[in-house]
RNA sequence: UUAUCAAGAAAGGCGGAGGGAUAGACCCAAUGAAGCCUUAGCAACCCUUCCUACGGGAUGAAGGUGCUAAAUUCUACAACAGUUUAAUUACUGAUGAUAGAUAA
Numbered sequence: 001u002u003a004u005c006a007a008g009a010a011a012g013g014c015g016g017a018g019g020g021a022u023a024g025a026c027c028c029a030a031u032g033a034a035g036c037c038u039u040a041g042c043a044a045c046c047c048u049u050c051c052u053a054c055g056g057g058a059u060g061a062a063g064g065u066g067c068u069a070a071a072u073u074c075u076a077c078a079a080c081a082g083u084u085u086a087a088u089u090a091c092u093g094a095u096g097a098u099a100g101a102u103a104a
Stems, first nucleotide, its partner, number of pairs: 001104005010039005018028003022076004040068003045064002047060001049058003072099001077096002080093004
C1' cells in the first nucleotide's frame, strides 16, 4: 500500500492469576487466566493442479502464515433516518471514517 474481518474450528501436559489491544461498559477465569509444549481441527492469504476470452473460474490441503468464547464482545469520531426534548436534549438503528488484527 492492497484485501479481508456477523461464517468456521479444542483436547491434553506444564503452569498458577490474570485475560478479552487502549478507555468505559460488559464478559471470561481455582469446574484453573496469561505464557510455553504436544496433538487435533478450521479457513484458504501465499500456495498445488486443471481450464482460460488472461479479467478470472474450478480444484486440493503437502508446505509458509493465521485462527479455534462472545461481530474486531459492544461503544468511542462523523453523517443520515426514526422516536423524543424547551434545546443535537436523550435514545435507537447491519452507514462511513478512525483505531486495531491477519495476509500478501